[in-house]
């Protein structure tokens, strides 16, 4: 230098054009003499940035940024 893939909650990942979710973690209850375990609830996101297409974009297109891998 070229090619491919990835970027979504604190972490690991879903959502393949129609209200952004789960597990773990966190917080607050229940339970216990107390802790752990168990159980219920709550909070947590400008979906890497900008632009385009569309009635509507995490999703499709373009550019840029970052990461991983491959080729030279």
């Nucleotide at each position: 230098g070229c090619c491919a893939c990835c970027g979504u909650a604190g972490c690991u990942c879903a959502a393949a054009g129609g209200u952004a979710g789960a597990g773990c973690a966190a917080u607050c209850g229940c339970u216990u003499c107390g802790u752990a375990a168990g159980u219920g609830a709550u909070a947590g996101g400008u979906u890497g940035a900008g632009g385009g297409u569309u009635c509507g974009a995490c999703u499709c297109c373009c550019u840029c940024c970052g990461g991983u891998g491959g080729c030279u």
This is a predicted structure of a 72-nucleotide RNA (transfer RNA) from Anaerolineaceae bacterium 4572_5.2. It matches the Rfam family "tRNA". The family's RNA type in Rfam is transfer RNA. RNAcentral records the identical sequence in 2 taxa.